[in-house]
Context: one part of a larger RNA
């Protein structure tokens, strides 16, 4: 070298399961609720099944009876006609008593007494006598009727019981009939309001240096933006979601802000004259770009903040923004020329659909209307997630499922090294003295790739994840042990630096601990790298499934890098290694 045998598992990102974590789907399911839309269920009402009475309450017709207080006036004059008389021996004035009413003066009804009177035209008043007829108002009591409500009862619809009868003959069912008990109630069928996670169908946004929590989503200025135009970011400033009838139009005049001289109170600064003054003031507000022939300031007239159109351009993927001479009507201001179709420009937004109000030589289902429509003109969306999914809508899921992704976290890698750890430089100053035995501010340079992170490049059709236990192997920035400089090294013990990885580098106790603290040795109890070496080598206490407590948040389903108990660790070794042995 060649081939075997028996063994070990490092390693073939070994096998096994289209990853369960994590994200993404306008995916599913399941569970919740003061998420949205129904919806069984219940409740209440109204009406049919549904019938008789009494008593109340309110309303209406009518019938009677009673009722009315400004002032002046004998006095509580309801209004209007008619009237010179009326009542009264059928017992009047006036006095007693009783009861109604009442604004306590009165009225009213009524009993006894009591003997013939009492009111009324006149004078006051807008109106005269409840003297007397009529007929009407307010306000109240009282009756019949009708009608609406509530109560309360009857009994004959309904409803239930029956040990009686009967059909039926064995029977505990049914059905009639007798009793008894409920009763127009209940049930039942419509119609209608309310409750209604009991049950349903769904919703529950996107960007994102993962995903959540913050933040933002549409216009405008500016700068990034590399001198046309455009140009991204969770780049780095601000701002709008209007104001105005003058702050617009035209016409015609002025010139700010600041200094500076002067001038009563008056001062750094009021208001006044005089001068410098190219913009440093002002512009309804943001910024930028303008504007002194002003666009700023200010005085007179006014509505063009106008109707119908528009040549012809910038601009945008589209929808859609903008600017625009000029024609015709009919104005405004100017003496004309001329200018005026809103504002010095750039933000002051919302498509479509429905609907609303006006106006219209439009259409009108056989035909004349009319409903409704159409046009034109307007209103009505923080549809603000602003190119607007519906008129209408939040959340658990660890009981989870499925499709998918290394387009995306969580391990380990790689990249980077802010941070870490370790080195140099420089020497201000400490070291009595002396910058460098030992230390060494501010600072500068690096080195490694152990830390915590950026990044999101391999792996999500699986690259098992803390510690321990075995059993290692490498580095040196050395802990022992070995040689050596310097010492602020007397010796001896140290201190620091340079050389050295050959060797060695401990056992308890507490913690799942890695650390770490403690104990006791010992020359030393080194520091890291190996996928924070090592689970197809072991363990499984820790994390990270399902169970169940607790505290805390949540209405709630549940939820917690918050404790606690419990909780399935497969793989016969094909190959590369490696270990022993044999054969050729």
């Nucleotide at each position: 070298c060649c081939c075997g045998c028996a063994g070990c598992u490092a390693g073939a990102c070994g096998g096994a399961a289209a990853g369960a974590c994590c994200c993404c789907g306008u995916g599913a399911a399941c569970c919740u609720u003061u998420a949205c839309u129904g919806u069984a269920g219940c409740c209440u009402c109204a009406u049919a099944u549904u019938g008789g009475g009494u008593u109340u309450a309110g309303a209406c017709c009518c019938g009677a009876u009673a009722u009315g207080c400004g002032u002046a006036g004998g006095g509580u004059a309801g209004c209007u006609g008619g009237g010179a008389g009326a009542c009264u021996a059928u017992a009047a004035a006036c006095c007693c008593g009783c009861g109604g009413u009442u604004u306590u003066g009165g009225c009213c009804g009524u009993g006894g007494g009591g003997a013939a009177g009492u009111c009324g035209a006149c004078g006051a008043u807008g109106a005269a006598a409840c003297a007397c007829c009529a007929g009407c108002c307010u306000u109240a009591u009282u009756g019949u009727g009708u009608u609406u409500g509530a109560a309360u009862u009857c009994u004959a619809a309904c409803c239930g019981g029956u040990a009686u009868u009967c059909g039926u003959g064995a029977a505990g069912c049914c059905g009639a009939a007798g009793c008894c008990g409920g009763g127009a109630c209940c049930g039942u069928g419509u119609g209608a309001g309310g409750u209604g996670g009991g049950c349903a169908g769904u919703u529950u946004g996107a960007c994102u240096g993962g995903g959540g929590c913050g933040g933002u989503c549409u216009c405008c200025u500016c700068c990034c933006a590399a001198a046309g135009a455009g140009u991204a970011a969770c780049g780095g400033a601000g701002g709008a979601g209007u104001c105005c009838c003058a702050a617009g139009g035209c016409a015609u005049a002025c010139u700010c802000a600041a200094c500076c001289c002067g001038g009563u109170u008056g001062g750094c600064c009021a208001u006044c004259g005089g001068g410098u003054g190219u913009u440093g003031a002002g512009u309804g507000c943001a910024a930028a770009u303008g504007c002194a022939g002003a666009a700023g300031u200010a005085u007179g007239c006014u509505u063009g903040a106008c109707u119908g159109c528009g040549a012809g351009a910038c601009u945008g993927a589209u929808a859609g923004g903008u600017c625009g001479a000029g024609c015709a009507g009919g104005g405004a201001c100017g003496a004309a020329a001329g200018u005026c179709g809103g504002g010095a420009u750039u933000a002051g937004u919302g498509a479509u659909c429905c609907g609303g109000c006006g106006g219209u030589g439009c259409c009108g289902g056989a035909u004349g209307g009319a409903a409704g429509g159409g046009c034109c003109g307007u209103c009505g969306c923080u549809c603000a997630a602003c190119a607007g999914a519906u008129a209408a809508a939040a959340g658990g899921u660890a009981c989870u499922c499925c499709g998918g992704g290394g387009a995306u976290a969580a391990c380990a890698g790689g990249c980077u090294u802010a941070u870490c750890u370790c080195c140099u430089c420089u020497g201000a100053g400490c070291g009595u003295u002396c910058a460098u035995a030992g230390c060494g501010g501010c600072g500068a340079g690096g080195a490694g790739g152990u830390u915590u992170g950026g990044c999101a490049c391999c792996u999500c059709g699986a690259u098992g994840u803390c510690g321990g236990c075995u059993c290692a192997u490498c580095g040196c920035a050395u802990c022992c042990u070995g040689g050596g400089g310097g010492u602020g090294g007397a010796g001896a013990a140290g201190c620091u630096c340079c050389c050295a990885a050959g060797g060695g580098u401990u056992u308890g106790g507490c913690u799942g601990u890695u650390c770490g603290c403690c104990a006791a040795u010992g020359a030393a109890a080194g520091c890291g790298g190996u996928a924070c070496g090592u689970g197809a080598g072991c363990u499984g206490g820790g994390u990270u499934u399902a169970g169940a407590c607790c505290g805390u948040c949540g209405u709630g389903a549940g939820a917690c890098a918050g404790g606690u108990c419990g909780g399935u660790c497969c793989c016969u070794a094909u190959c590369u290694g490696c270990u022993g042995u044999g054969g050729g």
Predicted 3D model of a 584-nucleotide part of an RNA (large-subunit ribosomal RNA, domain V) from a Gemmatales bacterium.
Its mean pLDDT, the model's own confidence on a scale to 100, is 83.
The full RNA is in RNAcentral, with records from ENA.
Lineage of the source: Bacteria > Pseudomonadati > Planctomycetota > Planctomycetia > Gemmatales.